[in-house]
Context: one part of a larger RNA
C1' cells in the first nucleotide's frame, strides 16, 4: 500500500406515491373596454414580510336566496371584537373602487407634474370638494347636441405585403411556398353562395365539408417536384333583395297659348328574369307562405335539498385483510377512513328544486310581403363595364394551341333581330344571362367553464414552472431563464436529567407500531472516505 469480509459515514440513485403535466371526447361559452378594459403601482389586518382577497366605504360595505357554526392560507400564539336576532362560507344582484394604463385637460424619464372653465362653502381673494375639457367619424345642428370608434385577447377566418435556409445530391427557372413573418379587418365563427355554372346528344340544378374518383389527368431546367376536374358515395340544406323601364308626389330649373309640357333631385309605388322576364294594356286574385318586432316559457338553467344495506371471531399498532354468517342495489363511478370497505364517512344510481337569463321551442299581437291568364305598337334589363393590344398575377397548367379569372397601361362595344360560355380558333349544336347586393345549416379552433377518458409522464420524466416560477440569477436591451417533491395514521414534533462555553451537537428518558420515522426527517444503490479482522507485499 493492495485485497476481502464487516461495521459506519458520505451520498441520493432506485422502489412506491402524486398534490402537477400531457393528449383527447362530450357539452357550454366564444369575448372584455370611454360606465376606463387587460394588465400593473400604491395602499389596505390588533400585531402583518411575501402570497391571496379587496380599494381611502381597502381579507371587505348592501338586498335577496341557500346554508348552520365558526370568522382566508403559510401560521401557531395572545389581545380585543363579530355570530343562531343566523355569522364565516355559497349563489344572483347592487355600492364603493386611489394612481398608471386605448389612458382621453396639458406635460411626462407609467404610476409623476401642472392647468384651465363651471358650481357649492366666502363680502372677496384664496383653498378645499365635486363635475367638466384629447382626437377622428358619423347624423342633427351650425359658439353646440347626440351616438360610435381608439385598446386587450389563445387559436380559427378574410384580406393587403411577403421571405431565405433548403430541395434540384453545384446552381439560375423551378422547389421550399404564398409557408414564416409584418400590416390591416371581422365573427363566433369568418369566407364562399343562388349559374352569363357544368355537362355531352344523356342529362344535373346557389355554396360549403367528408369519403371516392386519384397520386389519376395534365404541369414540370418533361429534372428535383407540383398536382386537378367532371362524376359518385355522404353531412347539411333556403331561398332572396335592389338598380331600370312604368305610375305617384314634394322641391328646384327651362318653356309656355297659364290648360299644361319638359329636365333634375328626393320619397314612395311597382318590378326582379332566360322554354326571356318585366313595364305597359286586358281579365283575375287574397288560398298559401315567410321576414321583422314583441311576448311567453316548457328545452336549458345557481347555490341546495333527499338518497338503501353488517356484524361478530381472528392476526396486526391500526382492520377495510382472512374466516363465518347477513343485507341493499335503478346506488358494485370515485375519493376517503391507521393495510385491500357495495352495506364507516362524502358521495354515486334515482328524484325534488328555484332566481336572475332564456331560446334555433312555443305564441300569436304589430308591421311587413307573397299567386295566375292572355296579348306584344312601345319602353327597360347593371358602361369606361365586356371585349383587344402591351405588362404582370391567379388558375394543378412554369407562354405554351393556352381557353377561363384578376387588372397596371392604353383603347374601347353591342342593347332582344342583343349578349356569355362550352380549354387556340371556326361552323353546327347544347348551355347560361356578366359588368348591383344579402343569406342559416353542414365545416374551422379553443385563451375559458363543466363533465369525463387514457396499452400518456411521474420529479434528470411531464408544462420552463408538481414547491410563492416566467421567480431568483444573467444581460445596456432585446432577450434568457433554474434549481427545488415524500416524518408519522396521529404532532403524539421530543417533558425533565446529563455532558458541553451554548439557543450547536450528543447521551439518557418520554412518544410511537417502528426514532436504525428526530424533523439535514419514506425507501437509501454506487463513486468517495474511516474503523476492525484476515490475508499477500
Nucleotide at each position: 500500500g493492495g485485497c476481502g469480509u464487516a461495521u459506519g459515514g458520505g451520498g441520493g440513485a432506485u422502489g412506491c406515491c402524486u398534490a402537477g403535466g400531457c393528449u383527447c371526447u362530450c357539452a357550454g361559452a366564444g369575448g372584455c373596454g370611454a360606465u376606463g378594459a387587460a394588465g400593473g403601482a400604491c395602499g389596505u389586518g390588533a400585531u402583518a414580510a411575501g402570497c391571496u382577497g379587496c380599494g381611502a366605504a381597502a381579507a371587505g360595505c348592501c338586498g335577496c336566496g341557500g346554508g348552520g357554526a365558526u370568522u382566508g392560507g403559510c401560521a401557531c400564539a395572545u389581545a380585543c371584537a363579530a355570530g343562531u336576532u343566523g355569522a364565516u362560507c355559497c349563489g344572483c344582484g347592487g355600492a364603493u373602487a386611489u394612481c398608471c394604463g386605448a389612458a382621453u385637460g396639458g406635460g411626462g424619464c407609467a404610476a409623476c407634474c401642472c392647468a384651465c372653465c363651471g358650481u357649492a362653502u366666502u363680502g372677496a381673494a384664496g383653498a378645499u370638494a365635486c363635475g367638466g375639457u384629447a382626437c377622428c367619424c358619423g347624423c342633427c345642428a351650425u359658439u353646440g347636441g347626440c351616438g360610435g370608434g381608439g385598446g386587450c385577447g389563445a387559436a380559427c377566418c378574410c384580406g393587403g405585403g411577403g421571405a431565405a435556409c433548403u430541395g434540384a445530391a453545384a446552381c439560375a427557372u423551378c422547389u421550399a411556398a404564398g409557408u414564416a413573418c409584418c400590416c390591416g379587418g371581422a365573427g363566433g365563427a369568418a369566407g364562399a353562395g343562388a349559374a352569363a355554372a357544368c355537362a355531352a346528344c344523356a342529362g344535373u340544378g346557389a355554396u360549403u365539408c367528408c369519403g371516392a374518383g386519384a397520386g389519376u389527368a395534365g404541369c414540370g431546367g418533361c429534372g428535383a417536384g407540383c398536382g386537378a376536374a367532371a362524376u359518385c358515395g355522404g353531412a347539411u340544406u333556403a331561398g332572396c333583395c335592389c338598380a331600370a323601364a312604368c305610375c305617384g308626389u314634394a322641391c328646384g330649373g327651362u318653356u309656355u297659348a297659364c290648360g299644361g309640357a319638359c329636365c333634375g333631385u328626393g320619397c314612395g309605388g311597382g318590378g326582379u328574369u332566360g322554354u326571356a322576364g318585366g313595364a305597359c294594356c286586358a281579365c283575375g286574385a287574397c288560398a298559401u307562405u315567410u321576414g321583422g318586432u314583441g311576448c311567453u316559457u316548457u328545452a336549458u338553467g345557481a347555490a341546495u335539498a333527499a338518497g338503501a344495506a353488517c356484524a361478530c371471531g381472528u392476526u396486526g399498532g391500526a382492520a377495510a385483510g382472512c374466516g363465518u354468517g347477513g343485507c341493499c342495489a335503478u346506488a358494485g363511478a370515485c375519493g376517503g377512513u391507521g393495510a385491500u370497505a357495495g352495506c364507516c364517512c362524502g358521495g354515486u344510481a334515482u328524484u325534488a328544486g328555484u332566481a336572475a337569463a332564456g331560446a334555433c321551442a312555443g305564441u300569436u299581437a304589430c308591421c311587413g310581403a307573397u299567386a295566375g291568364u292572355g296579348g306584344u305598337a312601345u319602353c327597360c334589363u347593371g358602361a369606361g363595364u365586356a371585349g383587344u393590344g402591351c405588362g404582370g398575377g391567379g388558375c394543378a397548367c412554369g407562354u405554351g394551341a393556352a381557353a377561363c379569372c384578376c387588372u397596371g397601361u392604353a383603347u374601347g362595344a353591342a342593347u332582344c333581330c342583343g349578349g356569355c360560355g362550352g380549354g387556340a380558333c371556326c361552323a353546327u349544336c347544347c348551355g347560361c344571362c356578366a359588368a348591383g347586393g344579402c343569406u342559416a345549416a353542414a365545416u374551422a379552433c379553443u385563451c375559458c367553464u363543466g363533465a369525463g377518458a387514457g396499452a400518456c409522464c411521474g420529479a434528470u420524466a411531464g408544462u420552463g414552472g408538481a414547491c410563492c416560477a416566467g421567480u431568483a440569477c444573467c444581460g445596456u436591451g432585446a432577450g434568457g431563464g433554474a434549481a427545488a417533491g415524500g416524518u408519522g395514521a396521529a404532532a403524539a414534533g421530543a417533558a425533565c436529567c446529563g455532558u458541553g462555553a451554548a439557543c450547536a451537537a450528543c447521551g439518557g428518558a418520554g412518544u410511537g407500531a417502528a426514532a436504525g420515522a428526530g424533523a439535514a426527517u419514506c425507501u437509501g444503490a454506487a463513486a468517495c472516505c474511516a474503523u476492525a479482522c484476515g490475508c499477500c507485499u

About this RNA:
Predicted 3D model of a 537-nucleotide part of an RNA (large-subunit ribosomal RNA, domain I) from a Phycisphaerales bacterium. Taxonomically the source falls in Phycisphaerales (Bacteria, Pseudomonadati, Planctomycetota, Phycisphaerae). The RNAcentral record of the full RNA draws on ENA.